Notes:
The part of an RNA shown here (large-subunit ribosomal RNA, domain IV) has 353 nucleotides and comes from Anaerobiospirillum sp. NML02-A-032. The full RNA is in RNAcentral, with records from ENA.
[in-house]
Context: one part of a larger RNA
RNA sequence: CUCAGGUGAAGGAACUAGGCAAAAUUGUACCGUAACUUCGGGAUAAGGUACGCUGCUCAUGGUGAAAGAUGCACAUCUGGAGCUGAGAGCAGCCGCAGUGAAAUGGUGGCUGGGACUGUUUAACAAAAACACAGCACUCUGCAAACCUGAAAGGGGAAGUAUAGGGUGUGACACCUGCCCGGUGCCGGAAGGUUAAAUGAUGGGGUCAGACGCAAGUCGAAGCUCCUGAGUGAAGCCCCGGUAAACGGCGGCCGUAACUAUAACGGUCCUAAGGUAGCGAAAUUCCUUGUCGGGCAAGUUCCGACCUGCACGAAUGGUGUAACCAUGGCCACGCUGUCUCCACCUGAGACCCA
Numbered sequence: 001c002u003c004a005g006g007u008g009a010a011g012g013a014a015c016u017a018g019g020c021a022a023a024a025u026u027g028u029a030c031c032g033u034a035a036c037u038u039c040g041g042g043a044u045a046a047g048g049u050a051c052g053c054u055g056c057u058c059a060u061g062g063u064g065a066a067a068g069a070u071g072c073a074c075a076u077c078u079g080g081a082g083c084u085g086a087g088a089g090c091a092g093c094c095g096c097a098g099u100g101a102a103a104u105g106g107u108g109g110c111u112g113g114g115a116c117u118g119u120u121u122a123a124c125a126a127a128a129a130c131a132c133a134g135c136a137c138u139c140u141g142c143a144a145a146c147c148u149g150a151a152a153g154g155g156g157a158a159g160u161a162u163a164g165g166g167u168g169u170g171a172c173a174c175c176u177g178c179c180c181g182g183u184g185c186c187g188g189a190a191g192g193u194u195a196a197a198u199g200a201u202g203g204g205g206u207c208a209g210a211c212g213c214a215a216g217u218c219g220a221a222g223c224u225c226c227u228g229a230g231u232g233a234a235g236c237c238c239c240g241g242u243a244a245a246c247g248g249c250g251g252c253c254g255u256a257a258c259u260a261u262a263a264c265g266g267u268c269c270u271a272a273g274g275u276a277g278c279g280a281a282a283u284u285c286c287u288u289g290u291c292g293g294g295c296a297a298g299u300u301c302c303g304a305c306c307u308g309c310a311c312g313a314a315u316g317g318u319g320u321a322a323c324c325a326u327g328g329c330c331a332c333g334c335u336g337u338c339u340c341c342a343c344c345u346g347a348g349a350c351c352c353a
Stems, first nucleotide, its partner, number of pairs: 001348008010339002014337001019334001027051005036041001038171001052093007060085004067078004094098001106332007113324002118130002134169007146155003172319004177249003182246002184242005191237003197231002202226005209218003250268005277311001278308001289305005
């Protein structure tokens, strides 16, 4: 020096990213116990008192001997000794200390998040992530939808809409505003467009043959190449619906008898211009915003304000008792975390043999 333990004057978190670690608390009985609350909780809230050993007394639980009575067939009744359990009171004794060792909650306050018990990154993350009961939308009439499988088949389900699948939200309380223009989905079928298919019409090639002195020209049927009239479904265009479907939810200018502000007016644009509630927030850039609280001093914390860069209503909004190896802040207790280190015990390291 390293590791495992122990003790410590005065101070007591000044340490540190952070009370990390350690210390402290701890049992049983009795007294007592706040806000808040979903009336169950919160709660072992908090905060106190007692606790050992010896003797005596009292009342009491268990067991129930001797003896006595009845009766003799076993037995029944009375009886209370002894042993034993737990308790109360009184008196005494010892120590620094009596849950004498071991085992055995530190506590309280404010606040964010998630309701809760659960689940998760086997081996750096346990969480605010996932799940959850509840809520909502949507699909599915049974040979169901959906999933799996070239198929047969199987799951769904030996179920049948109070059932099953998918999606979102996430207990509970109060609520969940406006927009259907875009995208999606559902419905509609008048019109437009449109495939394969069919092949009207027209044209080309070839050629019997015809004409011609010749060169050559014309050329039916057939075969063949091209053209593509008309007929022709869904879809798309079109017409409606639908946002707990994907999503979206404005700008400028003026105006009140101090100033400031603008209930009010004007104008442009939009499908509609953000309602309730919340708000420097797990969201606020400017920002350590401003004010208040706490501290001697507070970029964190708590309460407000609203100028919301860029909250906002099931990609849920706002609250919320209980709960949490959850995040932030504060206080009491406690301590070698620290001021500031010292010593002790043990095991290593190191030296010698």

Rfam family: Bacterial large subunit ribosomal RNA. Lineage of the source: Bacteria > Pseudomonadati > Pseudomonadota > Gammaproteobacteria > Anaerobiospirillum.